Predicted 3D model of a 73-nucleotide RNA (transfer RNA) from Dendrobium nobile. The RNAcentral record of the sequence draws on Rfam. The coordinates come from a structure-prediction model, not an experiment, and the mean pLDDT is 83. Its Rfam family is "tRNA". The family's RNA type in Rfam is transfer RNA.
């Protein structure tokens, strides 16, 4: 240059058309202890990569672009 997968929380991630996007780890508050860890009950953090379509509706489907990653010559 062409082909393919991926892209959601600070980091690892789950959801494949429908009611409030759900977890783990971190983080922080309160308990627990003489004191740290460790346990235990909360909380906060989300423009689900950006920008069009298509649907009554999109994190999910399509396109384009951006950026990761493998591969083919």
């Nucleotide at each position: 240059a062409c082909c393919u997968a991926c892209u959601u929380a600070g980091c690892u991630a789950a959801g494949u058309g429908g009611u409030u996007a759900g977890a783990g780890u971190a983080u922080u508050a309160c308990u627990u202890u003489c004191a740290u860890a460790u346990g235990g009950u909360g909380a906060a953090a989300g423009u689900u990569a950006u920008u069009g379509g298509a649907u009554c509706a999109a994190a999910u489907c399509c396109a384009a672009u951006a950026g990761u990653a493998g591969g083919u010559a």